RNAcentral holds the full RNA, with entries from ENA and SILVA. Small-subunit ribosomal RNA, 3' minor domain from a Minisyncoccota bacterium, 133 nucleotides, folded computationally. Its Rfam family is "Bacterial small subunit ribosomal RNA". Gene Ontology terms of the family: structural constituent of ribosome and ribosome. Its mean pLDDT, the model's own confidence on a scale to 100, is 80.

[in-house]
Context: one part of a larger RNA
RNA sequence: CACCGCCCGUCAAGUCAAGGGAGCCGGGAAUACCCGAAGUCUCCGCAUAUGUGGGGCCUAAGGUAAGCUCGGUGACAGGGACUAAGUCGUAACAAGGCACGGCUAGCGGAAGCUGGUCGUGGAAUAAUUCAAU
Numbered sequence: 001c002a003c004c005g006c007c008c009g010u011c012a013a014g015u016c017a018a019g020g021g022a023g024c025c026g027g028g029a030a031u032a033c034c035c036g037a038a039g040u041c042u043c044c045g046c047a048u049a050u051g052u053g054g055g056g057c058c059u060a061a062g063g064u065a066a067g068c069u070c071g072g073u074g075a076c077a078g079g080g081a082c083u084a085a086g087u088c089g090u091a092a093c094a095a096g097g098c099a100c101g102g103c104u105a106g107c108g109g110a111a112g113c114u115g116g117u118c119g120u121g122g123a124a125u126a127a128u129u130c131a132a133u
Base pairs, nucleotide, nucleotide: 003096005093008089009088011086013083014082015081016080020076023073024072025071026070027069028068031065032064033063034062039058041056042055043054044053045052046051099120100119101118102117103116104115105114106113107112
């Protein structure tokens, strides 16, 4: 390698990562309630040489309940990134052939189109007015 240029999106193929996710599985801390060993303390009875029997408070473990939190797995669904030579069109870059862009609404295979509104980050042409030379 300079318009036989550049370039946008859908679709098709492949690879990868992350998030969502019904359900299933596991961990953690805490709450409420139930139950409550040993033991200290305490009360009562009996006996009295240390005792013995029963009750109570506290309480480990255990159980139930509804949640919280962390992780694993996960049908499925949606996008993302990347990948010389796939498909459809041609949106942008020149006035890119309807100037482009922002926001917004509707619509459309896709880039997008149309309406409203705003910006110039628009080219070109013509006319008029004013100022200076």